The RNA shown here (transfer RNA) has 72 nucleotides and comes from Abyssicoccus albus. Taxonomically the source falls in Abyssicoccus (Bacteria, Bacillati, Bacillota, Bacilli). It matches the Rfam family "tRNA". It is annotated as a transfer RNA. A source record names the gene trnR. The prediction has a mean pLDDT of 83.
RNA sequence: GCCCACGUAGUGUAAUGGAUAACACACAAGAUUCCGGUUCUUGCAAUGAAGGUUCGAUUCCUUUCGUGGGUA
Numbered sequence: 001g002c003c004c005a006c007g008u009a010g011u012g013u014a015a016u017g018g019a020u021a022a023c024a025c026a027c028a029a030g031a032u033u034c035c036g037g038u039u040c041u042u043g044c045a046a047u048g049a050a051g052g053u054u055c056g057a058u059u060c061c062u063u064u065c066g067u068g069g070g071u072a
Stems, first nucleotide, its partner, number of pairs: 001071007010025004018055001027043005048064005
């Protein structure tokens, strides 16, 4: 250089065109406890970026950025 795959909360995974983007852990507050832990309730927080297609995009297309792999 060329080819392929993957980028979603702090972390790990869902959602395969129908919408409030779901779940677990973590974190915060409250309840419980003498304190802590456990348990329960509530909350917090995300689609790498920019365009395009579509009534509708995490999903399809293009470019780009990043990571990993293959190739001489």